[in-house]
Molecule: Bacterial RNase P class A
Organism: Desulfuromusa sp.
RNA sequence: AGAGAAGGACAGAUGAUCGCCGGUCCGCUCUGCGGACGGGAGGAAAGUCCGGGCUCCAAAGGACAGGAUGGUUCCUAACGGGAACCGGGGGUAACCCCAGGGAAAGUGCCACAGAGAGGAGACCGUCUACCGAAGCUUUUACGACGGUAGAUAAGGGUGAAAGGGUGAGGUAAGAGCUCACCAGUUCUGGCGGUGACGUCGGAAGCUCGGUAAACCCCAUCCGGAGCAAGGUCGAAUAGAGGAACGUUUGAGAGCUGUCCGCUCGAAGUUCCCGGGUCUGGCUGCUUGAGACCGUUGGCAACGACGGUCCUAGAUGAAUGAUCAUCGCCCUGCUGCGGGUAACCACAACAGGGAACAGAACCCGGCUUACGGACUUCUUUGGCC
Numbered sequence: 001a002g003a004g005a006a007g008g009a010c011a012g013a014u015g016a017u018c019g020c021c022g023g024u025c026c027g028c029u030c031u032g033c034g035g036a037c038g039g040g041a042g043g044a045a046a047g048u049c050c051g052g053g054c055u056c057c058a059a060a061g062g063a064c065a066g067g068a069u070g071g072u073u074c075c076u077a078a079c080g081g082g083a084a085c086c087g088g089g090g091g092u093a094a095c096c097c098c099a100g101g102g103a104a105a106g107u108g109c110c111a112c113a114g115a116g117a118g119g120a121g122a123c124c125g126u127c128u129a130c131c132g133a134a135g136c137u138u139u140u141a142c143g144a145c146g147g148u149a150g151a152u153a154a155g156g157g158u159g160a161a162a163g164g165g166u167g168a169g170g171u172a173a174g175a176g177c178u179c180a181c182c183a184g185u186u187c188u189g190g191c192g193g194u195g196a197c198g199u200c201g202g203a204a205g206c207u208c209g210g211u212a213a214a215c216c217c218c219a220u221c222c223g224g225a226g227c228a229a230g231g232u233c234g235a236a237u238a239g240a241g242g243a244a245c246g247u248u249u250g251a252g253a254g255c256u257g258u259c260c261g262c263u264c265g266a267a268g269u270u271c272c273c274g275g276g277u278c279u280g281g282c283u284g285c286u287u288g289a290g291a292c293c294g295u296u297g298g299c300a301a302c303g304a305c306g307g308u309c310c311u312a313g314a315u316g317a318a319u320g321a322u323c324a325u326c327g328c329c330c331u332g333c334u335g336c337g338g339g340u341a342a343c344c345a346c347a348a349c350a351g352g353g354a355a356c357a358g359a360a361c362c363c364g365g366c367u368u369a370c371g372g373a374c375u376u377c378u379u380u381g382g383c384c
Base pairs, nucleotide, nucleotide: 001380002379003378004377005376006375007374010372012326013325014324015323016322017321018320020040021039023037024036025035026034027033028032042356046367047366049365050364051363052362053361054226055225056224057223061260062259063258064257066222067221068220069219070218071085072084073083074082075081086100087098088097089096090095101217102216106215107214108211109210110209123156124155125152126151127150128149129148130147131146132145135142164182165181166180167179168178169177183207184206185204186203187202188201189200190199191198192197230283231282232281233280234278239273241272242271243270244269245268252264253263254262290309291308292307293306294305295304296303297302328353329352330351331350332349334347335346337344338343
């Protein structure tokens, strides 16, 4: 210098002028106005995809259905998140990726091609028997080739995938049919590890295709709705129409997909139609699994202890605009310095650039968007 990998607590600063939304205090001629001080978006505030807090429903119950997750250990309020490790895969490497339980419970599917796509399959081939037969021969015998019946999974062919591999024996030809070695599977023993698992053996010819983000099986978890929750204060008001069901044989409601169960309901309820009224005020609302610093335990995620701090709260929805100066990056050009050189550093001038994006009850994650800069690491080449 080129090419990469990972990460974060980066996301311009200061000043002036003009504004916007809250808070505290002060003053005044006090339903308001003015002044002073102080606060005012993010790493994702986003998508609303997971988890939790909080609120209401009934005290949160049972069964089924449905949904989610899926290596191990740990972290956490919890998680489908995170850390470390294990196994598999990719990369020269830094490092990255994996819905990573079960296909030996059952079912389904496996395009095209192919005989056959599964305890399968005979298309070509190989082999045997029988029949015919060119030929050869004095005859017998042999017999290319063809047909029929059978054996065969060695070889060829098809395919993403065809029932382990190599060699030997065996056989009419063959085949784990048998044997040796290798690979795998199942069972099993020792050692190491909390564990996933690793490693060293032993036994069994056991060799069983793939697919579960296909149904399914196994294990674990899940009640529903959400700040338009919920509470509270006002404003307004009309049932006068129709339908259905019901009054203890109980309509309907709470209450969730269904059922059971529970509670309310001793008479009305539901729907249609019609009418009225503020897109009303306050609250919930921002002090919280909170932020920062230090010590400490742990490989880490994270935890413990101590100290300091208070840091948006809008709702037709504030958090902005303009200017100046400085800083940052890129390009061009010039100068100076270092170096043998490739090149590097600094300075001046000119031109250009600065993204994605905007809190709405709160928090922990994930995912997605994002101009550029920075830090650490890997690798290739050059030079010393």